[in-house]
Notes: This is a predicted structure of a 96-nucleotide RNA (SAM riboswitch aptamer (S box leader)) from a bovine gut metagenome. The RNAcentral record of the sequence draws on MGnify. It matches the Rfam family "SAM riboswitch aptamer (S box leader)". From the family's description: The SAM riboswitch is found upstream of a number of genes which code for proteins involved in methionine or cysteine biosynthesis in Gram-positive bacteria.

RNA sequence: CUUAUCCGGAGUGACCGAGGGAACAGGCCCUGUGACGUCCGACAACCUGCUUGAAAAAGUAAGGUGCCAAUUCCUGCGGUAUUACCGAAAGAUGAG
Repeated sequence: CUUAUCCGGAGUGACCGAGGGAACAGGCCCUGUGACGUCCGACAACCUGCUUGAAAAAGUAAGGUGCCAAUUCCUGCGGUAUUACCGAAAGAUGAG
RNA backbone atom coordinates (compact mmCIF):
# COMPACT_ATOMS: atom_id res chain seq x y z
C1' C A 1 0.00 0.00 0.00
C1' U A 2 -4.17 -3.69 -1.04
C1' U A 3 -8.00 -6.63 1.01
C1' A A 4 -11.52 -8.75 4.91
C1' U A 5 -13.74 -7.82 9.64
C1' C A 6 -15.07 -4.48 13.62
C1' C A 7 -23.72 -4.41 17.34
C1' G A 8 -21.42 -11.30 19.37
C1' G A 9 -17.44 -14.19 22.40
C1' A A 10 -13.59 -14.59 26.71
C1' G A 11 -11.38 -15.30 35.09
C1' U A 12 -14.09 -16.18 42.20
C1' G A 13 -6.44 -16.94 39.64
C1' A A 14 -1.13 -15.01 40.84
C1' C A 15 2.38 -10.77 40.73
C1' C A 16 2.90 -5.40 40.31
C1' G A 17 1.28 -0.69 42.49
C1' A A 18 -1.50 4.31 39.80
C1' G A 19 -3.32 5.33 36.51
C1' G A 20 -6.30 3.66 32.24
C1' G A 21 -10.26 3.34 28.26
C1' A A 22 -5.85 1.56 20.16
C1' A A 23 -4.07 9.52 17.09
C1' C A 24 -6.07 14.22 18.90
C1' A A 25 -10.20 17.02 21.12
C1' G A 26 -14.90 17.12 23.84
C1' G A 27 -17.70 13.89 26.87
C1' C A 28 -18.80 9.64 29.61
C1' C A 29 -16.83 5.67 32.21
C1' C A 30 -13.19 1.86 34.73
C1' U A 31 -9.80 1.93 38.89
C1' G A 32 -6.35 0.57 46.31
C1' U A 33 -13.48 -3.70 46.41
C1' G A 34 -6.24 -3.24 42.80
C1' A A 35 -7.21 -0.58 37.13
C1' C A 36 -2.91 -0.77 33.46
C1' G A 37 0.91 -4.32 32.51
C1' U A 38 3.11 -9.55 32.92
C1' C A 39 2.22 -14.95 33.74
C1' C A 40 -1.34 -18.77 33.74
C1' G A 41 -6.13 -19.50 31.85
C1' A A 42 -10.13 -18.46 28.48
C1' C A 43 -12.28 -16.71 23.57
C1' A A 44 -12.30 -18.09 18.40
C1' A A 45 -11.44 -12.79 14.24
C1' C A 46 -7.75 -14.09 10.39
C1' C A 47 -3.98 -17.70 8.86
C1' U A 48 -2.88 -23.03 9.59
C1' G A 49 -4.18 -28.54 10.52
C1' C A 50 -8.16 -32.32 10.28
C1' U A 51 -13.35 -33.99 8.70
C1' U A 52 -17.71 -33.29 5.33
C1' G A 53 -18.71 -31.07 0.53
C1' A A 54 -18.49 -30.52 -6.82
C1' A A 55 -17.98 -25.68 -5.01
C1' A A 56 -19.51 -22.01 -1.85
C1' A A 57 -19.46 -23.24 2.90
C1' A A 58 -20.06 -25.97 7.71
C1' G A 59 -17.83 -28.48 11.87
C1' U A 60 -13.55 -29.29 14.83
C1' A A 61 -8.41 -28.36 17.03
C1' A A 62 -5.97 -24.20 19.40
C1' G A 63 -0.06 -24.19 16.27
C1' G A 64 1.06 -18.39 14.50
C1' U A 65 -0.78 -13.55 15.27
C1' G A 66 -4.81 -11.44 17.82
C1' C A 67 -8.12 -10.69 21.69
C1' C A 68 -10.50 -11.12 26.96
C1' A A 69 -15.44 -3.39 30.70
C1' A A 70 -18.92 -0.47 28.13
C1' U A 71 -20.82 -1.02 19.60
C1' U A 72 -14.06 0.89 17.47
C1' C A 73 -17.52 3.39 24.92
C1' C A 74 -20.07 7.94 22.37
C1' U A 75 -19.23 12.22 19.35
C1' G A 76 -16.19 15.10 15.67
C1' C A 77 -17.22 14.99 8.43
C1' G A 78 -21.59 14.59 5.10
C1' G A 79 -26.97 13.25 4.19
C1' U A 80 -31.93 12.78 5.88
C1' A A 81 -34.30 13.90 10.23
C1' U A 82 -34.69 17.18 14.55
C1' U A 83 -35.70 11.24 19.52
C1' A A 84 -32.17 9.03 15.77
C1' C A 85 -30.55 6.51 11.55
C1' C A 86 -27.43 5.93 7.21
C1' G A 87 -22.79 6.66 4.69
C1' A A 88 -17.88 8.04 4.69
C1' A A 89 -13.26 9.53 7.02
C1' A A 90 -9.98 7.98 10.75
C1' G A 91 -8.42 3.86 13.82
C1' A A 92 -7.52 -1.46 15.28
C1' U A 93 -6.62 -6.62 13.90
C1' G A 94 -5.47 -10.56 10.30
C1' A A 95 -3.63 -11.94 5.46
C1' G A 96 -0.74 -10.58 1.13